FMN riboswitch aptamer (RFN element) from Paenibacillus phyllosphaerae, 151 nucleotides, folded computationally. RNAcentral holds the sequence, with entries from Rfam. Its mean pLDDT, the model's own confidence on a scale to 100, is 78.
[in-house]
RNA sequence: AUCGAUCUUCGGGGUAGGGUGAGAUUCCCAACCGGCGGUGAACCUCUUACGCAAGAGGAAGCCCGCGACUCCCUUUCCUGCUCGGCAGGCAGGGGACUGAUUUGGUGAAAUUCCAAAGCCGACGGUAUAGUCCGGAUGGUAGAAGAUCAGA
Numbered sequence: 001a002u003c004g005a006u007c008u009u010c011g012g013g014g015u016a017g018g019g020u021g022a023g024a025u026u027c028c029c030a031a032c033c034g035g036c037g038g039u040g041a042a043c044c045u046c047u048u049a050c051g052c053a054a055g056a057g058g059a060a061g062c063c064c065g066c067g068a069c070u071c072c073c074u075u076u077c078c079u080g081c082u083c084g085g086c087a088g089g090c091a092g093g094g095g096a097c098u099g100a101u102u103u104g105g106u107g108a109a110a111u112u113c114c115a116a117a118g119c120c121g122a123c124g125g126u127a128u129a130g131u132c133c134g135g136a137u138g139g140u141a142g143a144a145g146a147u148c149a150g151a
Stems, first nucleotide, its partner, number of pairs: 002151002004148007017029003031131002033121002035066004043058006061119002070096006077089005101117005123134003
């Protein structure tokens, strides 16, 4: 240093201003936001060197994958019952579902850099919601750290 187990902490942002209306942060004009891992060239930052360069870090909403929501199947356990197996619940496993990008430039190499123009965003509630309220003081992709044992 790597792998394993246990534990701790952390782990999502956003309608300014205006219009219509009895009523809209939901419609219209306009504004704003971008979870996690990977990739990431000649981009950005820092250090060394200062001629080339080397090292470290950062860097994609729409490239690849993951997560949240919803649904289905299944296992253990618990509870209830009209005891028929059915209903309900905690936890684990598996599956389905799950949005969006082009053009130009540079270059050996970019859907990642630069420029421009676009596009996307679960469910329930409510005047039609990515942004309000709610399930959620929840869950999770993961990140950091501590301890233990062995190779």